[in-house]
RNA sequence: GGGGAAGUAGUUUAACGGUUAGAAUUCCAUCCUUUCACGGUGGAGAUAAGAGUUCGAUUCUCUUCUUCCCUA
Numbered sequence: 001g002g003g004g005a006a007g008u009a010g011u012u013u014a015a016c017g018g019u020u021a022g023a024a025u026u027c028c029a030u031c032c033u034u035u036c037a038c039g040g041u042g043g044a045g046a047u048a049a050g051a052g053u054u055c056g057a058u059u060c061u062c063u064u065c066u067u068c069c070c071u072a
Base pairs, nucleotide, nucleotide: 001071002070003069004068005067006066007065010025011024012023013022018055026044027043028042029041030040031039048064049063050062051061052060
């Protein structure tokens, strides 16, 4: 240089073009406990960036960025 794959909470991940983007873990509060841990309940936290198609985009298309793989 060429080809391919992926980018979603702090982390791991799910999501037929149509819902309030769902879980686990983390963090906070609270309950339990003499206290801690464990456990229960509640809450906070996310679609890499920009454009396009569409009534409607995490999903489809294009560009950019980042990471990984193959090849030279």

Transfer RNA from a Candidatus Microgenomatia bacterium, 72 nucleotides, folded computationally. The coordinates come from a structure-prediction model, not an experiment, and the mean pLDDT is 80.